[in-house]
RNA sequence: GCCAGUGUAGUUCAAUGGCAGAACAAUGCUUUCGUAAAGCAGAAGUUGAGGGUUCGAUUCCCCCCACUGGCU
Numbered sequence: 001g002c003c004a005g006u007g008u009a010g011u012u013c014a015a016u017g018g019c020a021g022a023a024c025a026a027u028g029c030u031u032u033c034g035u036a037a038a039g040c041a042g043a044a045g046u047u048g049a050g051g052g053u054u055c056g057a058u059u060c061c062c063c064c065c066a067c068u069g070g071c072u
Base pairs, nucleotide, nucleotide: 001071002070003069004068005067006066007065010024011023012022013021018055027041028040029039030038048064050062051061052060
C1' cells in the first nucleotide's frame, strides 16, 4: 500500500428499516446479630466521528478514526 472483519450500558453480547434489549457487574431494598449467598427493585446508551438516502437508520450508501486478521 491492497483486501476483509469488528466498533451498541462498566464488561460480554443481541437487535437485518418502525419505542435500543439481555446477562453479568455496580447501586438500593428484603433477609441475617453481622457478612456472604439468595430474592426483589430502579437506574445506567448523543449505537466510534461526520455526512447522505428515507416519513423513519444500530440497520442501507459515502468518507474519516481505532482495533483485528490476511496479502504484498
The RNA shown here (transfer RNA) has 72 nucleotides and comes from Candidatus Daviesbacteria bacterium RIFCSPHIGHO2_12_FULL_37_16. Rfam family: tRNA. Rfam links the family to the GO term triplet codon-amino acid adaptor activity. It is annotated as a transfer RNA. Model confidence (mean pLDDT): 83 of 100. The organism belongs to Candidatus Daviesiibacteriota, within Bacteria. The sequence was found in a public genome assembly.